Glycine riboswitch aptamer from Rhizorhabdus sp., 91 nucleotides, folded computationally. Its mean pLDDT, the model's own confidence on a scale to 100, is 81. The model forms 91% of the base pairs in the Rfam consensus.
RNA sequence: CGCGGUCAUGCGGGAGAGUGUCCGGCCCGUCCGGACCGCCGAAGGAGCAACCGCCCCGGAAUCUCUCAGGUCACAGGACCGCAUGACCGGA
Numbered sequence: 001c002g003c004g005g006u007c008a009u010g011c012g013g014g015a016g017a018g019u020g021u022c023c024g025g026c027c028c029g030u031c032c033g034g035a036c037c038g039c040c041g042a043a044g045g046a047g048c049a050a051c052c053g054c055c056c057c058g059g060a061a062u063c064u065c066u067c068a069g070g071u072c073a074c075a076g077g078a079c080c081g082c083a084u085g086a087c088c089g090g091a
Base pairs, nucleotide, nucleotide: 003089004088005087006086007085008084009083010082011081012080013079018037020036021035022034023033024032025031038071039070040069044067045065046064047063051059052058053057
């Protein structure tokens, strides 16, 4: 000087699923709130292997489950790209 990794921030991209029933509200938008039923999975959370380690046992995900969350838009959103910063690694 350049590269890789972790974290944070900013910008960009980013899916899925009810115009359900009833009651109330209202800015009268199937909009908001509540109850019930249904549905979704990519915040978070939980569970699992013939794999890895292994004395006991432990460890994963975009898999599974839906507690939470979501089910017009907004917001959020795993993950990806770019930039900046801090830390770590390596040549």